Background:
A computed fold for a 346-nucleotide part of an RNA from an uncultured bacterium, annotated as small-subunit ribosomal RNA, central domain. The prediction has a mean pLDDT of 87. The RNAcentral record of the full RNA draws on ENA and SILVA.

Context: one part of a larger RNA
RNA sequence: UUAGGUUUAAAGGGUCCGUAGGCGGGGCUUUAAGUCAGUGGUGAAAUCCUGCAGCUUAACUGCAGAACUGCCAUUGAUACUGAAGUUCUUGAAUGUGAUUGAGGUAUGCGGAAUGAGAAGUGUAGCGGUGAAAUGCGUAGAUAUUUCUCAGAACACCGAUUGCGAAGGCAGCAUACUAAGUCAUGAUUGACGCUGAUGGACGAAAGCGUAGGUAGCGAACAGGAUUAGAUACCCUGGUAGUCUACGCCGUAAACGAUGAUUACUCGUUGUUGGCGAUACACAGUCAGCGACUGAGCGAAAGCAUUAAGUAAUCCACCUGGGGAGUACGCUCGCAAGAGUGAAACUC
Numbered sequence: 001u002u003a004g005g006u007u008u009a010a011a012g013g014g015u016c017c018g019u020a021g022g023c024g025g026g027g028c029u030u031u032a033a034g035u036c037a038g039u040g041g042u043g044a045a046a047u048c049c050u051g052c053a054g055c056u057u058a059a060c061u062g063c064a065g066a067a068c069u070g071c072c073a074u075u076g077a078u079a080c081u082g083a084a085g086u087u088c089u090u091g092a093a094u095g096u097g098a099u100u101g102a103g104g105u106a107u108g109c110g111g112a113a114u115g116a117g118a119a120g121u122g123u124a125g126c127g128g129u130g131a132a133a134u135g136c137g138u139a140g141a142u143a144u145u146u147c148u149c150a151g152a153a154c155a156c157c158g159a160u161u162g163c164g165a166a167g168g169c170a171g172c173a174u175a176c177u178a179a180g181u182c183a184u185g186a187u188u189g190a191c192g193c194u195g196a197u198g199g200a201c202g203a204a205a206g207c208g209u210a211g212g213u214a215g216c217g218a219a220c221a222g223g224a225u226u227a228g229a230u231a232c233c234c235u236g237g238u239a240g241u242c243u244a245c246g247c248c249g250u251a252a253a254c255g256a257u258g259a260u261u262a263c264u265c266g267u268u269g270u271u272g273g274c275g276a277u278a279c280a281c282a283g284u285c286a287g288c289g290a291c292u293g294a295g296c297g298a299a300a301g302c303a304u305u306a307a308g309u310a311a312u313c314c315a316c317c318u319g320g321g322g323a324g325u326a327c328g329c330u331c332g333c334a335a336g337a338g339u340g341a342a343a344c345u346c
Base pairs, nucleotide, nucleotide: 003318004317005316006315007300008299012314014201015200016199017198021194022193023192025088026087027086028085029084030083031082033081034080035077036076037075038074039073040072041071042070049065050064051063052062053061054060091191092188093187094186095184096183097182098181099180100179103177104176105175106174107173108172109171110154114150115149116148117147118146119145120144121143125136126135162169163168206247207246208245209244210243211242215241216240220236221235222234223233258313259312260311261310262309263308266291267290268289269288270287271286272285273284274283295302296301319346320345321344328339329338330337331336
C1' cells in the first nucleotide's frame, strides 16, 4: 500500500464542542470546470505485440503494421458532480403553549446515628474473637437519663425508576441556571452530518496553599494466628477521606459495542407527553427494560436501543515476548502522563 477487520480472539479515542478537510434534501434556470463524443496536432528511434523476410534453425537481425491507453487545441452533448442564481419544505434551527427529572451552581434549614464534654443513677466488669490477648475500667468504665458541642453521610420512599455528553447525580427549601420531550405547524429556508490539529469537561488516588477532622482508615505500633506471617482476624492510629482555590488527566473511564441517517416479523412491562372532560382506554411520539423470529455470528449470543440491511465521516488493529519499556520531544511542582521503537528471542 491493498485487503480484511475492531462485544468476548489484536483493534472504538474517557466524553463533548468545533477548525481545516471529506460527505450532503426537492424543483427550475444559466454555465460547461470535472465527465462523455467527434476532429486535428503531437506522442523521436529502439523496446513490447502482430505479419512477412534473412543467416541450415534458434537466439539475433531487417521490413511493414498495430500500439504508445498520454498531452494540447478545437467543435459539440448536458444525465451526474462542480460553479452561479432563484425557489420549496420534509432535514436542521427558532417561536408559542404545556410538561418532566437524584441535570448543574450557591445559600439556608432538618432529624436519626456516631463520637466527645458536663451532670445524674449505678457497680464490676466492658470490649473483642474461631478461641484469645493487646485495649478500656474502682481516679467509677460498659449500661442508662438529661443538657451541650462537632464533623460527615442522608434510613424508609427506592424501582428492571429518572436525569446528564461522559465522568457522574439522592434529606428538605429557596435563588440562579442548563437540557430533554410532547403539542402546534407560526418563522428562517439546507442554515446539515462527521471531524485530523485544537479547546473544554473528566471517578478514585495523588500534589500545592489555607481551613476542618466525628466516623472510617493506607503507613505505623501492639495483640493473635503460623514452621514463618513484613498478611488475612483483633485493639489503636498518621496521611487521607470533608471545604475553598489551583494542579494532575488517568480507570474493567465498560454496553469491553465511535457518531449520524434510512430501512427491516412479533409478544410484553414500564417512565414522560398528546389523546375535549376523568382515577380509565384504543392509538401515537420520545425514552428505559424483558422475551422471541428472519438475518447475522466461530460460537456464546445480538435481534427496530442490532452485533441485521445500507450510506457518510472519524479513530484504531496486523503473531507472542522484549514493552506501553528505552531514547528523544511535549506537558507536569512532583508523582508521572502523552507520543513510542529496536536488538534479541519463541